[in-house]
RNA sequence: UGGUAGCUCAGCAGGUAGAGCAGCGGACUGAAAAUCCGCGUGUCGUUGGUUCGACUCCGACCCA
Repeated sequence: UGGUAGCUCAGCAGGUAGAGCAGCGGACUGAAAAUCCGCGUGUCGUUGGUUCGACUCCGACCCA
């Protein structure tokens, strides 16, 4: 310094979480591929604290 979806990563003067890829279902095809349409119930590393409210602020711990 970083830890957020299966992977790569956004997000944030605190107001309740997203993109791309992958995957699944459908359309199309003789069958595929490509293309198009649809689909996310993620304990936001763990645990406490502050707050009406925490991914976001503070402490400790774990991992790189």
Transfer RNA from a bovine gut metagenome, 64 nucleotides, folded computationally. Its Rfam family is "tRNA". The prediction has a mean pLDDT of 81. RNAcentral holds the sequence, with entries from MGnify.